[in-house]
Predicted 3D model of a 73-nucleotide RNA (transfer RNA) from a Bacillota bacterium. Rfam family: tRNA. Rfam classes the family as a transfer RNA. Its mean pLDDT, the model's own confidence on a scale to 100, is 83. The organism belongs to Bacillota, within Bacteria.
RNA sequence: GCGCCAUUAGCUCAAUGGAUAGAGUAACGCACUACGAAUGCGCAGGUUUGGGGUUCGAGUCCCUAAUGGCGCG
Numbered sequence: 001g002c003g004c005c006a007u008u009a010g011c012u013c014a015a016u017g018g019a020u021a022g023a024g025u026a027a028c029g030c031a032c033u034a035c036g037a038a039u040g041c042g043c044a045g046g047u048u049u050g051g052g053g054u055u056c057g058a059g060u061c062c063c064u065a066a067u068g069g070c071g072c073g
Base pairs, nucleotide, nucleotide: 001072002071003070004069005068006067007066010025011024012023013022018056028042029041030040031039049065050064051063052062053061
């Protein structure tokens, strides 16, 4: 320098262009317990990496930038 992939909750990841973007885990609260752990229940947590475009409608498609990873030279 070229190509490909990834970027969504604190972390790991889902989500066929269409209802209010979900789950696990972690955090917090309650139950349980002599107290904890484990377990059960509940609650909170999101500018879907930035910008622009297409569309009635974009996390999803297109362009561009950024960051990380892999490959080629």